[in-house]
RNA sequence: AGAGUUUGAUCCUGGCUCUGAAUGAACGCUGGCGGCGUGGAUUAGGCAUGCAAGUCGAGCGCGAAAGUACUCUUCGGAGUGCGGGUAGAGCGGCGAACUGGUCAGUACAAGUUGGGUAACCUGCCCGGAAGUGGGGGACAACUCCGAGAAAUCGGGGCUAAUACCGCAUGUGGAUAGGAGAGCUUCGGCCCUUCUAUCCAAAGCAGCAGUGCGCUUCCGGAUGGGCCCGACUCCCAUUAGCUUGUUGGUGGGGUAAAAGCUCACCAAGGCUACGAUGGGUAGGUGGCGUGAGAGCGUGGUCGCCGACACGAGGACUGAGAUACGGCCUCGACUCCUACGGGGGGCAGCAGUCUAGAAGCUUCGACAAUGGACGAAAGUCUGAUCGAGCGACGCCGCGUGUGGGAUGAAGCCCCUUGGGGUGUAAACUACUUUCGGUGGGGAAGAAGACCCGGAUGGCGAAUUCGGGUUUGACGGUACCCGCAGAAGAAGGACCGGCUAACUCCGUGCCAGCAGCCGCGGUAAUACGGGGGGUCCAAGCGUUAUUCGGAUUUAUUGGGCGUAAAGAGCACGUAGGCGGUCAGGUAAGUCUGGUGUGAAAACGCUACCGCUCAACGGAGCGACGGCACUGGAUACUGCCCGACUCGAGUGCGGGAGAGGUGAACGGAAUACCUGGUGUAGCGGUGGAAUGCUUAGAUAUCAGGUAGAACACCGGUGGCGAAGGCGGUUCACUGGCCCGUUACUGACGCUGAGGUGCGAAAGCGUGGGGAGCGAACGGGAUUAGAUACCCCGGUAGUCCACGCUGUAAACGGUGGAUACUAGGUGUGGGGGGGGUCAUCCCCCUCUGUGCCGUAGGUAACCCAUUAAGUAUCCCGCCUGGGGAGUACGGCCGCAAGGUUGAAACUCAAAGGAAUUGACGGGGGCCCGCACAAGCGGUGGAGCAUGUUGUUUAAUUCGACCAACGCGAAGAACCUUACCUAGGCUUAAACAGCUGGGUAAACCCUGUGAAAGCAGGGCUGCCUUCAAGCGCCCAGUAGAGGUGCUGCAUGGCUGUCGUCAGCUCGUGUCGUGAGAUGUUGGGUUAAGUCCCGCAACGAGCGCAACCCUUGCCCUUAGUUACCAGCACGUCAUGGUGGGGACUCUAGGGGGACUGCCCCGGAUAACGGGGAGGAAGGUGGGGAUGACGUCAAGUCAUCAUGGCCCUUACGCCUAGGGCUACAAACGUGCUACAAUGGCCUGGACAACGCGUCGCUACCUCGCGAGAGGACGCCAAUCGCUUAAACCAGGUCCCAGUUCGGAUUGCAGUCUGCAACUCGACUGCAUGAAGUUGGAAUCGCUAGUAAUCGCGGAUCAGCAACGCCGCGGUGAAUCCGUUCCCGGGCCUUGUACACACCGCUCGUCACGUCGCGAAAGCCGGCGGUACCAGAAGUCGCUGUCGGAACCCUUCGGGGACCAAGGUGCCGAAGGUAUGGCUGGUAAUCGGGACGAAGUCGGAACAAGGUA
Repeated sequence: AGAGUUUGAUCCUGGCUCUGAAUGAACGCUGGCGGCGUGGAUUAGGCAUGCAAGUCGAGCGCGAAAGUACUCUUCGGAGUGCGGGUAGAGCGGCGAACUGGUCAGUACAAGUUGGGUAACCUGCCCGGAAGUGGGGGACAACUCCGAGAAAUCGGGGCUAAUACCGCAUGUGGAUAGGAGAGCUUCGGCCCUUCUAUCCAAAGCAGCAGUGCGCUUCCGGAUGGGCCCGACUCCCAUUAGCUUGUUGGUGGGGUAAAAGCUCACCAAGGCUACGAUGGGUAGGUGGCGUGAGAGCGUGGUCGCCGACACGAGGACUGAGAUACGGCCUCGACUCCUACGGGGGGCAGCAGUCUAGAAGCUUCGACAAUGGACGAAAGUCUGAUCGAGCGACGCCGCGUGUGGGAUGAAGCCCCUUGGGGUGUAAACUACUUUCGGUGGGGAAGAAGACCCGGAUGGCGAAUUCGGGUUUGACGGUACCCGCAGAAGAAGGACCGGCUAACUCCGUGCCAGCAGCCGCGGUAAUACGGGGGGUCCAAGCGUUAUUCGGAUUUAUUGGGCGUAAAGAGCACGUAGGCGGUCAGGUAAGUCUGGUGUGAAAACGCUACCGCUCAACGGAGCGACGGCACUGGAUACUGCCCGACUCGAGUGCGGGAGAGGUGAACGGAAUACCUGGUGUAGCGGUGGAAUGCUUAGAUAUCAGGUAGAACACCGGUGGCGAAGGCGGUUCACUGGCCCGUUACUGACGCUGAGGUGCGAAAGCGUGGGGAGCGAACGGGAUUAGAUACCCCGGUAGUCCACGCUGUAAACGGUGGAUACUAGGUGUGGGGGGGGUCAUCCCCCUCUGUGCCGUAGGUAACCCAUUAAGUAUCCCGCCUGGGGAGUACGGCCGCAAGGUUGAAACUCAAAGGAAUUGACGGGGGCCCGCACAAGCGGUGGAGCAUGUUGUUUAAUUCGACCAACGCGAAGAACCUUACCUAGGCUUAAACAGCUGGGUAAACCCUGUGAAAGCAGGGCUGCCUUCAAGCGCCCAGUAGAGGUGCUGCAUGGCUGUCGUCAGCUCGUGUCGUGAGAUGUUGGGUUAAGUCCCGCAACGAGCGCAACCCUUGCCCUUAGUUACCAGCACGUCAUGGUGGGGACUCUAGGGGGACUGCCCCGGAUAACGGGGAGGAAGGUGGGGAUGACGUCAAGUCAUCAUGGCCCUUACGCCUAGGGCUACAAACGUGCUACAAUGGCCUGGACAACGCGUCGCUACCUCGCGAGAGGACGCCAAUCGCUUAAACCAGGUCCCAGUUCGGAUUGCAGUCUGCAACUCGACUGCAUGAAGUUGGAAUCGCUAGUAAUCGCGGAUCAGCAACGCCGCGGUGAAUCCGUUCCCGGGCCUUGUACACACCGCUCGUCACGUCGCGAAAGCCGGCGGUACCAGAAGUCGCUGUCGGAACCCUUCGGGGACCAAGGUGCCGAAGGUAUGGCUGGUAAUCGGGACGAAGUCGGAACAAGGUA
């Protein structure tokens, strides 16, 4: 510090996810030791049991028992002493308000921070001043009686005090009044002084000095009370709240200010800087994270607060409205004799419940601290310790060294080997921790006693001696002993992210944080091996921060990604020109105080062996307050200025607005005339109108609406918007001038107004147009597009609605930052007689463009540039602009505006492709123009389907006379049957044998089986070769996978394309080059050009064919010469010709003319055998189709192994209802048949071709010459020509089918061969929709040859020659293709993508008659405890009076009044749960219907 994920790729936007750190954690697997921490987060739910607050006899009175000693005894016991003034309870004092727990409540309350208190209190403690005199009356305990189950209570009697009550004294204090000094926030405070009134006290210990107490007062310290400023969560779908409310006066009340409370008076107070209401929450020092700013959090420790079963209340007291006190109500629980009582673990342990989840009913007061006490001491679940839990942090160990070209096992393997791996074994050592034995601290300071020093010989302090105190714990630590001995796991290994292989599985089982893995070769599932990372832990889950500049102060945005309000006016607010003075609030700076401790940072600091942990010092604590200073900037006050803003004056343009009037064209209707059969409408039609006279045309009239031309990226307006002409009223703007005001400005939350169309209300109007609706078409349908009609509406007036792609998708204002060129309005200058032209300037409105900006597109003085100010808005997609609530509206609806749930994207711009019922240009037998076919018939052949035991398999635009250029057996892979098992063939090793082959016999369909006969080579005598048997390793497979592959092939396509290097451009994908202008068959060439070159393709080079020359002439040829024959190059000979086959020439737009840019090139011409690639062939770029082939071959993996291998016989591949493809033969006279006659080329031949002869009607047979072939043969080519015949018919066409008889091949023609002869003589008379081939020696037509092959189903295929046409205007259309361009939501690429209803399932949500809760409000009823007020007959010791009977003062039970908790009644509100049913939404491999969007998406 980043990474993964949207795409074919790219850049951007944007969300999701990960790597990090952390935790009071939990869960899974695992677990050796120690130290230090830490441990009920849920149920502030309920609690058994024990303990957690007492202490003081030196405040006071009383006062046992057990036991024991003695005495007495009726032997039951009694008394006395000791126990013991002990235990114990009580009166009294202090404490119990601390400590400890918890976080329910609490959001101006509490808290934090800083102040105030001149408005206060403060027990114990400290300093100071003064005092402590003298009396009185009670009540507990105790005792007696009584009530009660108990708790407890009542009555009589006795008694003490540091308990209670008078009196005295009054240093003093309090209250009231007077005078004076000082201070002050001007309210008052404080001090001194005078007068009046009032107010104290307690004793105890000690031999004593004295000590501890008590009372009044002043001061201090400590602890608090109250008040103020600032800060302190979310919701505005909570906008208004408030009646003790705000203030005043007076009374009351408090320690104290105060509506704290009450009476009266006034009508205030709070709130958009968020009141009120709702939700949530103890706050803080800190803690976690982060670079920081922040964000999250508040457990442990510290500070503050609140609470103590829920609610209310006071009492006591210095202090409480009191956790282990009291009273009342309520809920719960316990006891009960049913009358009545008791209780409160959110103290320490512990228990139950709920929960994923959190410990011992431990030890000790030894230390620290606290209460009481004079002290000893007592108490202390505070605390100190121990126990439990890997919950966390830290430390240690589980051994160390040596040890193989490297054991075994396991894993992998290309079978060679590699890995685990120095790892182990083995060997040499060591002994931490644990175990065991022994030693053994520190934590202890004090306290008490004795003595000394000092001292006021008091306290305090100090010295010496003695006695004594440790829960932890025989712990830490140290030493010895034995022995590698007791001690390693967890997760992960596709990318992110370090780490790879085998097997199993086969979209199953499963994984998964995101992307995503799994459908037979899974590094992603499960297991094994190996590896990586951590390590007594490792992973998972949850949560927080980070990454996330993804809420942006630091540090983001808004033209198109989410985002500028439809527009304006304007309130609050924010911001604000120039100069001078003042002030000092902001700002800057110095000082002071505070910011507790702990925590945090630093330190060659210190203590535990280190560390964690602890101690010390310093820093920091970002803050607040007070105070001194500075004055640039901001603010405030005051004065001035004119450039911002505004006013005046002089001009100007305009569809700016409102109202009224007028005008012509068109349309429709009405009337009349002319006129006759149609009009109208469409792609084509129909509905419709029309002989009752339409349409057309002429004349006249009526009506409503809109204003052609001008008209223009022209004008005006804030926007919406505004268009005939005239008038009236009226807003704004521009220019010029510089007279006036003097910052008067900008923006603008709320608010107010304006606001297209549609729509709504009332009343008019209604020509045209025209939702709905009707009809006609189209269509599979057509609730649409098209046509004929047509109502609301469109128009007017008034009112409402308040939205829009209200768009420049761009808020307003100001300033600055190159230019060029149009255009509207104004001003100035120059030239000209002038129209007019040029220049400058202000203000609008466009285009282009520099810098700059931008993701790019693009923007660019009219900014999307550079800056400032203000407002609005955004924060992933869907759900959803939906629901609920509020507000507005007559309604329609608008505005504000969520969540659950769901997805891993949704998007923007640009790129390359592909595609388009987009465009342009151009090709091709693509169409057209032609010729001949196919599709109809019969047959052949292939395929589908069907059948079958099997009809083997593959191939489907690019399969279908294809693999197959030869299925009767074989082939053969299929089926049936019979057989073989190291095998039919090939091949390694080990062991055994010595034969095997061959011959014969039996059986059998054969293969095979059974039997018989016969016998090796070599030799070093072991053995080897060969063969057989057995075993092992393995052969074999046309079994599967062409979607694991190689090779080969098809196809686009012989289409003209496909790329690279360097450079340049672009952030990049990529572009450029390769586009453009011409041209070509061609990316062929030329020109231009940020490109320049190059490669694979094109072309050429190659073969063949066409002309010529040359060389060579046998088997070919024969002109001349010669010979010969009936005849023939037959012979001599020739080398001329043809031909053969070697070499060469020839053609290159080379020449001429024209066109063209003078180029490339095109048109024409000459010459030439051939002319613009002469014809034909071979040749197939980068790639596409997971195209084809595992059955040519090869090959990975899988499968079979007495069979999925091998042999054999027979059968099948030849089946046949039907369909398709490819062909052949025909349908005839351009023909058939008969007779005669002419002319080829390519090839092939010894297991062959066969002359010739004979036989046969013929297929052929029997003989037989020649030829290994330019020599011999196949070999008579046919169409054609000549003559004849047939005469348009199912024929003298056609030949299928069938019968009979044959030939040939072959082991064998039944299934299932070809051919011959005779006989038979089917369909068929030119072929529907549709469809194929061909542009010249081509189509058509005619025959010939060859491969395969015994033969042949060949009519196929591959070649050869003969005869030999027609047509091409042209590129609109169909198909395919190329280039450029355009759009795109496609990229599996249009056979794409994608939308909605319906059906099914799941999930969450809304509405809903109601039903059930919770929480406030309001009104009323009733009213506990209790304070306060009133009363107080009865009752009462203290004081007063008294005649001693009593009275008074005072207290007080009770009664009563206000208030008052829980409760009740009624009502309305908010909020939740649930509900028949209804609704839409989301999601869900292969459901239905359509086809809305994306291309002009077929109606933009």
Molecule: small-subunit ribosomal RNA
Organism: metagenome